[in-house]
Molecule: transfer RNA
Organism: Thermoproteota archaeon
RNA sequence: GCCCCAGUAGCUCAGCUCGGUAGAGCGACGGUCUUGUAAACCGUUGGUCAGGGGUUCAAAGCCCCUCUGGGGCUCCA
Numbered sequence: 001g002c003c004c005c006a007g008u009a010g011c012u013c014a015g016c017u018c019g020g021u022a023g024a025g026c027g028a029c030g031g032u033c034u035u036g037u038a039a040a041c042c043g044u045u046g047g048u049c050a051g052g053g054g055u056u057c058a059a060a061g062c063c064c065c066u067c068u069g070g071g072g073c074u075c076c077a
Stems, first nucleotide, its partner, number of pairs: 001073007010026004020057001027045006050066005
């Protein structure tokens, strides 16, 4: 220098293929239960979807640029 993958809630990740009101588990908080704690059960709390621009009635998902992390190539032209 070139290519590929990843970036979504505090954490681990779905959702992207095929655009249509952003989800799960864990966590945190409250409650029930208990002498109390844990466990269990019920409820609540959660996100400028890495950043910017474009397309669209509508973008996490499509197009372009950039940033961050990981991996591969140093061959052809």